A computed fold for a 266-nucleotide RNA from a candidate division CSSED10-310 bacterium, annotated as Bacterial large signal recognition particle RNA. It matches the Rfam family "Bacterial large signal recognition particle RNA". It is annotated as a non-coding RNA gene. The sequence was found by an Rfam model in a public genome assembly.
RNA sequence: UCGUGCUAGACGGGGCGUUAGCGGUGCCCUGAACCCGAAAUCCGCUAUAGCGGGGUUGAAUUCCCCCUCGAGGGUGUCCAGCUUCCGGUCAGGUUCGGGACGACGGGUGUUGACAGCCGGGUCCUGCGCAACGGGGACUUCCGAACCAUGUCAGGCCUUGACGGGAGCAGCAUUAAGGGACCAUCCCCGUGUGCCGCAGGGUAGCCUGGCUUGAGCCGGGACUCCCGCGUGCCGCGGUGGGCUGGCAUUCGACAGGGGGUGCACGG
Numbered sequence: 001u002c003g004u005g006c007u008a009g010a011c012g013g014g015g016c017g018u019u020a021g022c023g024g025u026g027c028c029c030u031g032a033a034c035c036c037g038a039a040a041u042c043c044g045c046u047a048u049a050g051c052g053g054g055g056u057u058g059a060a061u062u063c064c065c066c067c068u069c070g071a072g073g074g075u076g077u078c079c080a081g082c083u084u085c086c087g088g089u090c091a092g093g094u095u096c097g098g099g100a101c102g103a104c105g106g107g108u109g110u111u112g113a114c115a116g117c118c119g120g121g122u123c124c125u126g127c128g129c130a131a132c133g134g135g136g137a138c139u140u141c142c143g144a145a146c147c148a149u150g151u152c153a154g155g156c157c158u159u160g161a162c163g164g165g166a167g168c169a170g171c172a173u174u175a176a177g178g179g180a181c182c183a184u185c186c187c188c189g190u191g192u193g194c195c196g197c198a199g200g201g202u203a204g205c206c207u208g209g210c211u212u213g214a215g216c217c218g219g220g221a222c223u224c225c226c227g228c229g230u231g232c233c234g235c236g237g238u239g240g241g242c243u244g245g246c247a248u249u250c251g252a253c254a255g256g257g258g259g260u261g262c263a264c265g266g
Stems, first nucleotide, its partner, number of pairs: 001266006009057003012030005020046005034054004063259006072250005078245007085237003090234001092233003096227005104220001106217003115211008123200006129193002131190007139180004148173004156165003
């Protein structure tokens, strides 16, 4: 140095969880990497840390170690954002409730506030007047077969006659009744009017005059004070969740480097 045959080893790894600790079953990430059996109120083992059985490969691109890279996971009373939960026994703000005119602000006031005095109206009662409504009278028209009047044709009765009588129809005038009616008169009535007179009343409102001379009034998300309690904002929390950052921890795959048997034969 070459060939042959063996052995050590390898036939996935990592994170979480569990555990005194290690590994497995479980969940997750990565990778492509044997078969069978049991195993989460767990199964097997003890720092040399899976157990039982079988198979493939096998001293190197495949095994071991170191370095670099870094998927992904864990942790943090750390930082920031979003969201949600609990807290009014949270010294806050707001909402809400109550109060206040001393300050602020608003309305009004020398075209006269507040106060005082006098008067009137509104209000009540009585009387009267007017208006309105109703009725009646007056005026006028219509209007009675007979039981209204006047005149009574015809006819009827009476008379010797002259005449007389009762009296229907008609006509006229009227009664009862009906219609119209400018004005006038009478009666009744009233949530009509304030017109007149008298009395009453003085709480409120309106109004007129006089004295005096600068304030008066309201409660105002244009102010102030107090308070309930928590709808909202804020505040508090070794509360929860999500995202990103920072720190830390583990770390697959990949890359680089290094290391590593035995036997026989040429």